A computed fold for a 75-nucleotide RNA from a Planctomycetota bacterium, annotated as transfer RNA. It was read from a public genome assembly. The coordinates come from a structure-prediction model, not an experiment, and the mean pLDDT is 81. It matches the Rfam family "tRNA". It is annotated as a transfer RNA.
RNA sequence: GCUAGAGUAGCUCAAUGGUAGAGCAGCGGUUUUGUAAACCGCAGGUUGUGGGUCCGAUUCCCACCUCUAGCUCCA
Numbered sequence: 001g002c003u004a005g006a007g008u009a010g011c012u013c014a015a016u017g018g019u020a021g022a023g024c025a026g027c028g029g030u031u032u033u034g035u036a037a038a039c040c041g042c043a044g045g046u047u048g049u050g051g052g053u054c055c056g057a058u059u060c061c062c063a064c065c066u067c068u069a070g071c072u073c074c075a
Stems, first nucleotide, its partner, number of pairs: 001071007010024004018055001026042005048064005
């Protein structure tokens, strides 16, 4: 340099055009002598960045950035 994949909550992942969600973690509460577990609730988002299409974009298109894998060239 080329090809492919990935980027969404602190972590792991959904949502494939129509209100951005779950589990775990965190915080509060119930329960317990206490802890853990269990249950209830709360909070947490510039969907990598910038544009385009569309009434409407996490989703489709373009460019760029980062990561992963493979390939190639030079040394």